[in-house]
RNA sequence: UAGUUAUCAAGAAAGGCGGAGGGAUUAGACCCAAUGAAGCCUUAGCAACCCUUUGUUCAUACAAAGAAGGUGCUAAAUUCUACCAAGUACAUCGGUACUAUAGGCAGAUAACGA
Repeated sequence: UAGUUAUCAAGAAAGGCGGAGGGAUUAGACCCAAUGAAGCCUUAGCAACCCUUUGUUCAUACAAAGAAGGUGCUAAAUUCUACCAAGUACAUCGGUACUAUAGGCAGAUAACGA
C1' cells in the first nucleotide's frame, strides 16, 4: 500500500504554544475562524472496534456488564449535492426545478491482512 469485514443522523472540550486559514480530494453550495483557523502539547471527556469478566452455545457465535490497556473521536449527517434508478411540478418538448435516513462511488475509523 492492495484487499476483506463491520460501523459512520447518537455521544463527548478546556488550557498552553501558534498566527490564517479550515470543513479529505475536484466543482458548486453552505458554514467555522483575530471573541483566534490549521498544526503541536497537556489535561479531561465520549464511545466500546480490539480488549476484560460473566452467562448461553458442540462450535462459529450471541447476550449482559466493565473501561486497566491499544486505537479512534470530542461544530454542523462523512456539513450538503454530484453517479444510477424512482417520483412530483413546470415546459417553448431541447429540457428545467424539486423530493427521500434507498442504492452506488469516494472517504473516515477499527479489526484482519498478502